[in-house]
Context: one part of a larger RNA
RNA sequence: UGACGGGGGUCCGCACAAGCGGUGGAGCAUGUGGUUUAAUUCGAUGAUACGCGAGGAACCUUACCUGGGCUCGAAUCACAAUGGACGGACUUAGAGAUAGGUCUUUCUUCGGACUGUUGUGAAGGUGCUGCAUGGCUGUCGUCAGCUCGUGCCGUGAGGUGUUGGGUUAAGUCCCGCAACGAGCGCAACCCCUACUUUUAGUUACCAUCGGAUCAUGCCGGGGACUCUAGAAGAACUGCCUGCGCAAGCAGAGAGGAAGGCGGGGACGACGUCAAGUCAUCAUGGCCCUUACGCCCAGGGCUACACACGUGCUACAAUGGUAGGGACAAAGGGCAGCGACAUGGCGACAUGAAGCGAAUCUCAAAAACCCUAUCUCAGUUCGGAUCGCAGUCUGCAACUCGACUGCGUGAAGCUGGAAUCGCUAGUAAUCGUAUAUCAGCAAUGAUACGUGGAAGGAGUUCCAGGACACACUGCA
Numbered sequence: 001u002g003a004c005g006g007g008g009g010u011c012c013g014c015a016c017a018a019g020c021g022g023u024g025g026a027g028c029a030u031g032u033g034g035u036u037u038a039a040u041u042c043g044a045u046g047a048u049a050c051g052c053g054a055g056g057a058a059c060c061u062u063a064c065c066u067g068g069g070c071u072c073g074a075a076u077c078a079c080a081a082u083g084g085a086c087g088g089a090c091u092u093a094g095a096g097a098u099a100g101g102u103c104u105u106u107c108u109u110c111g112g113a114c115u116g117u118u119g120u121g122a123a124g125g126u127g128c129u130g131c132a133u134g135g136c137u138g139u140c141g142u143c144a145g146c147u148c149g150u151g152c153c154g155u156g157a158g159g160u161g162u163u164g165g166g167u168u169a170a171g172u173c174c175c176g177c178a179a180c181g182a183g184c185g186c187a188a189c190c191c192c193u194a195c196u197u198u199u200a201g202u203u204a205c206c207a208u209c210g211g212a213u214c215a216u217g218c219c220g221g222g223g224a225c226u227c228u229a230g231a232a233g234a235a236c237u238g239c240c241u242g243c244g245c246a247a248g249c250a251g252a253g254a255g256g257a258a259g260g261c262g263g264g265g266a267c268g269a270c271g272u273c274a275a276g277u278c279a280u281c282a283u284g285g286c287c288c289u290u291a292c293g294c295c296c297a298g299g300g301c302u303a304c305a306c307a308c309g310u311g312c313u314a315c316a317a318u319g320g321u322a323g324g325g326a327c328a329a330a331g332g333g334c335a336g337c338g339a340c341a342u343g344g345c346g347a348c349a350u351g352a353a354g355c356g357a358a359u360c361u362c363a364a365a366a367a368c369c370c371u372a373u374c375u376c377a378g379u380u381c382g383g384a385u386c387g388c389a390g391u392c393u394g395c396a397a398c399u400c401g402a403c404u405g406c407g408u409g410a411a412g413c414u415g416g417a418a419u420c421g422c423u424a425g426u427a428a429u430c431g432u433a434u435a436u437c438a439g440c441a442a443u444g445a446u447a448c449g450u451g452g453a454a455g456g457a458g459u460u461c462c463a464g465g466a467c468a469c470a471c472u473g474c475a
Stems, first nucleotide, its partner, number of pairs: 001475002007469001009467004015459002019422005026313008034304002042053002064299007076122009087104007107112001124288002127286003133282002135277003138273001140271001145184006151160003164175003190265004195233001199229003205222002209220003236259001239253001240251004315415001319374007331362003336355002340351004381412001386407007430449005
C1' cells in the first nucleotide's frame, strides 16, 4: 500500500421486512447430466452453463456414424501442353456420386473468349491450443468510483489532492483544508413517450352544406375535430413559505399536461474472473495431405431405467359449454398478402377483385358484456395417451412435420424441505404481431397493446455492495 475477518461505525439497493403471484407435487414441451448407441457432432458448467450458441436438425443444414467413390481435388487465380465452341435433347448401369452411349448445335476479328483433359505453383481441414492472440461478449455494476500533472510532506515504499463538516441518485454540489488544477467515469448532449400552439391536409378525418344508396366518408365539398409528418415552445427548485453560511432539504404551497433526474431506452470508467468464444470471423504455433481433405446415399443429432433447470396446460363455479354483442396497438405482404364467391362438419380446395400498401390485405383481437345451461362430481373439470379417417407443405413426412374430424379420456382435488420474480400503468391477467422460415416440433425469443391490483415510506436481522477508521495475522 492492498486484501481479508463469525471488528465496530455511516450509507445503499425487491437484500430483508410488508404484500401479490409463482417454482418445487401432476401431464406435456424444451435444454442439460447420465446411460445407451455404429453415431447419438461440437461448445457453454456456482452466481456469470442448462427454451444457452440454435432468430427454425425430415433431405439439405451437418460438423457425427455406416457404406459407395475422388486425389490439383468441391471453389478461385496463374503458367504450359492438348482436344472441343459453350450448350440442348434422349438414353444405359447404379442408392446416388459417377461411368458411358446416341442425336443435335458449330462462336471467332483465327489472336482469343468459353469449356474439358493432362502437368505444375498456390489448395483444403468445424483437426489441437481461448493458458500464444485480435475482435466480440458475460460479470462485479449504471456500482461511484479510477487516475494524472505540478507543488508540498516522507530517508524510502508512499502520502496529500480523493480525507473532514454537510448534501446528493452520483468523487453531485457547497463549506473548510498544502494543496492548485486536469482526465476517464456521473450528469447533460441522442431516441421514444406525456401537453399544447403554428404550418400542411392525402391514402387519414367528417362538424356544418348538398347529392346518391337497402347500407357505408360512398360522392361533391370542408380544414372544424381525430390523426399523421416535420419544426418551435414548455420544467429551471424559476416563484412562495419554513430551515440552512452555502449547497440543499421539507411543503397535502401556487401556477401547470407534467415537479423536483417527469416515465422509458441507448450509453457500461480503471480494472476483476489466465471468465467465454481458434465452431461467426481473423490469426501465431503444432498436426493431417490417395486423408484429420472432398463428393454421394442411408442413418444419427429426435435414443430412455433415471436426475436437474426453464416453461406450457391444469386441478375448476371469480368456472366450463352454447348463442348473441363491443373495444386496441404495433408489425408483415409480389416466388407475397389474398377480400369475395362456391364446395367441404373442418383442416382446406377451386375460381378470383384489390394491393409493392395511412388506399388493398393478413385481421377474428381475447379476456369483457348479455342470455341460457351445468350444480360440486374425478364431473359438461382436465386434456395426456392411443385408434381410425383426412388436409397442407415439400423430390420425399417410416425413423422424424404441423394441422383437421370422429372416437378414446391417463395423471391431476393447489403441491414437503426449500426457493424465485415484482414498488405502478408495475405484478398478476388477456390476446395480437414479427424475425428465422417450403413446412414446422414456437408452450421459445423479441415487440405490441386491452383491462389492471395489493402492500411498503422502515433498516434489527439474512446475503451483497460503497466509504472512512482501528486491530491482528497475510501478500